Background: Predicted 3D model of a 424-nucleotide RNA (Bacterial RNase P class A) from a Mycobacteriales bacterium. A source record names the gene rnpB. The coordinates come from a structure-prediction model, not an experiment, and the mean pLDDT is 75. Of the family's consensus pairs, 94% are formed in the model. It matches the Rfam family "Bacterial RNase P class A". Gene Ontology terms of the family: ribonuclease P activity, tRNA processing and dimeric ribonuclease P complex. Rfam classes the family as a ribozyme. The organism belongs to Mycobacteriales, within Bacteria.

[in-house]
RNA sequence: CGAGUCGGCUGGGCGGUCGCGUCGGUCCUGCGUGAGCAGGGCUGCCGAGGAACGUCCGGGCUCCACAGGGCAGGGUGGUUGUUAACGGCAACCCGGGGCGACCCGCGGGAAAGUGCCACAGAAAACAGACCGCCUGGCGGUCGAUCCUUGAUCGGCGGUCAGGUAAGGGUGAAACGGUGGUGUAAGAGACCACCAGCGCCCAGGGUGACCUGGGCGGCUCGGCAAACCCCACCCGGAGCAAGGUCAAGACGGUGCGCGGCUCCGGCCAAGCAUCUGCGCAGGCGUUCGAGGGCGGCCCGCCCGAGCCUGCGGGUAGACCGCUAGAGCCUGUCGGCGACGGCAGGCGUAGAGGGAUGGCCGCCGGCCGGGGCAAUGCCGCAAGGCGCUCCGGUCACAGAACCCGGCGUACAGGCCGACUCGUCCG
Numbered sequence: 001c002g003a004g005u006c007g008g009c010u011g012g013g014c015g016g017u018c019g020c021g022u023c024g025g026u027c028c029u030g031c032g033u034g035a036g037c038a039g040g041g042c043u044g045c046c047g048a049g050g051a052a053c054g055u056c057c058g059g060g061c062u063c064c065a066c067a068g069g070g071c072a073g074g075g076u077g078g079u080u081g082u083u084a085a086c087g088g089c090a091a092c093c094c095g096g097g098g099c100g101a102c103c104c105g106c107g108g109g110a111a112a113g114u115g116c117c118a119c120a121g122a123a124a125a126c127a128g129a130c131c132g133c134c135u136g137g138c139g140g141u142c143g144a145u146c147c148u149u150g151a152u153c154g155g156c157g158g159u160c161a162g163g164u165a166a167g168g169g170u171g172a173a174a175c176g177g178u179g180g181u182g183u184a185a186g187a188g189a190c191c192a193c194c195a196g197c198g199c200c201c202a203g204g205g206u207g208a209c210c211u212g213g214g215c216g217g218c219u220c221g222g223c224a225a226a227c228c229c230c231a232c233c234c235g236g237a238g239c240a241a242g243g244u245c246a247a248g249a250c251g252g253u254g255c256g257c258g259g260c261u262c263c264g265g266c267c268a269a270g271c272a273u274c275u276g277c278g279c280a281g282g283c284g285u286u287c288g289a290g291g292g293c294g295g296c297c298c299g300c301c302c303g304a305g306c307c308u309g310c311g312g313g314u315a316g317a318c319c320g321c322u323a324g325a326g327c328c329u330g331u332c333g334g335c336g337a338c339g340g341c342a343g344g345c346g347u348a349g350a351g352g353g354a355u356g357g358c359c360g361c362c363g364g365c366c367g368g369g370g371c372a373a374u375g376c377c378g379c380a381a382g383g384c385g386c387u388c389c390g391g392u393c394a395c396a397g398a399a400c401c402c403g404g405c406g407u408a409c410a411g412g413c414c415g416a417c418u419c420g421u422c423c424g
Base pairs, nucleotide, nucleotide: 001420002419003418004417005416006415007414008413009412010411012362013361014360015359016358017357018356020047021046023044024043025042026041027040028039029038030037031036049395053406054405056404057403058402059401060400061238062237063236064235073234074233075232076231077230078092079091080090081089082088093107094105095104096103097102108229109228113227114226115223116222117221130168131167132164133163134162135161136160137159138158140156141155142154143153144152145151146150176194177193178192179191180190181189195219197216198215199214200213201212202211203210204209242319243318244317245316251274252273253272254271255270258267259266260265277311278310279309280308281307282306283305290302291301292300293299326345327344328343329342330341331340332339333338363393364392365391366390367389368388369387370386371385375384376383377382
């Protein structure tokens, strides 16, 4: 320098202007005896992410349920660790891939049982026989010999019965491999070596497992993300969890004549509709509670419920709400995930739900045009521009909070390591 492997970081910058949300200050308006409440103006601080996303897994928190054990159901699945926990992560083991850095594994049990294995093929699992090979019987045909209505031997081909599993062929997969002995032909039938499986022993390791030795039968296919078996784990629902306060005709909700406005909203005639539950006490139904007729008395009318207290609770408001298994730095322990200690840091918390738009300058990338060159840098392999115009700067976006995983992402930066070429 080229080609790669692994890991980490970043996610446009500055300024102006218009706007949005929470909180604070201040002013105005309305309501209220008041504390204050509601709306608005001005102003100040702060105001998304590495994934805030998907909601896949785990936990905190909250309410409900719960003596203990079991069944059912769900999940996890090499080992040892780590952690609040996990299906995460770390290290290691085994298997596979790569020359290598390194990567991948849904990695318990198929010799408990059941089931399945498409097509092709004879056969897909207590094996089987299509071609082939071999033996025997019976015909055919050809040749040779005997010397003859025929017999014997051999070749070729047919058919029947049997043997065989070496060879061919099918398939993703075919019942160990190579060589020999053996045989009519063959075959773990037998032998040697190798591979695989099971059992035993020794050594190493916390362990998964590894190394070495011996014995055995000769070989027992695959699928458990099929049922199933084994070991371990799991109560349910979720912040709309859950809690506190608690209105009622001078009220709530919907539509809204009309008026005002800083254009955000505010006031609002009228119409429709809702005003509920339990307990206790008191008063009352012609001996008339209570209500209406503008306040009081009389009078008139309506009239069976009304009043008070307590409880629970609807609308609504508030809490839950953000300081948390938190982050950063240093140090110590550990291969590491991670843990201990010390110091430091800190303002999003909405409820139609804010964090944005525009302009200027700078920057990155892409495309096009122009300029500069046989130049400049480096020992070398090799590397390098300036300017103008246009486009573009991703993925996405809090809603109780954390730990993970997965997925999306324009472009840029850094580190460690591997292989190769060239140069020194």